[in-house]
RNA sequence: GCCCCCUUCGUCUAGUGGCCUAGGAUUCUGGAUUCUCAGUCCAGCGACACGGGUUCAAAUCCCGUAGGGGGUA
Numbered sequence: 001g002c003c004c005c006c007u008u009c010g011u012c013u014a015g016u017g018g019c020c021u022a023g024g025a026u027u028c029u030g031g032a033u034u035c036u037c038a039g040u041c042c043a044g045c046g047a048c049a050c051g052g053g054u055u056c057a058a059a060u061c062c063c064g065u066a067g068g069g070g071g072u073a
Base pairs, nucleotide, nucleotide: 001072002071003070004069005068006067007066010026011025012024013023018056028044029043030042031041032040033039049065050064051063052062053061
C1' cells in the first nucleotide's frame, strides 16, 4: 500500500429498518435495612465514534473520515 473485521452508558453487553424518548448487568449517587462496614432491597444518573447519503422511517443499509484489531508482499 491492498483486503477483512470492530467502534452503543465509566466498564461489559442486547439490538439484525418501525414494538426504541435504545434494554440488561456492574460501577457510581441517594434512600431503606444494620451498632458500624459489607451484603441485600428500592430509586436515580448515564451511551449509538464523526460527516454525508438512501428511506415515510436508520444504532441497524450505503459512502467517506477517524480510531482499534487481523491478514498479505

Transfer RNA from a Planctomycetaceae bacterium, 73 nucleotides, folded computationally.
It matches the Rfam family "tRNA". By type it is a transfer RNA.
RNAcentral records the identical sequence in 3 taxa.
The coordinates come from a structure-prediction model, not an experiment, and the mean pLDDT is 81.
RNAcentral holds the sequence, with entries from ENA.
NCBI's taxonomy places the organism under Bacteria, Pseudomonadati, Planctomycetia, Planctomycetales, Planctomycetaceae.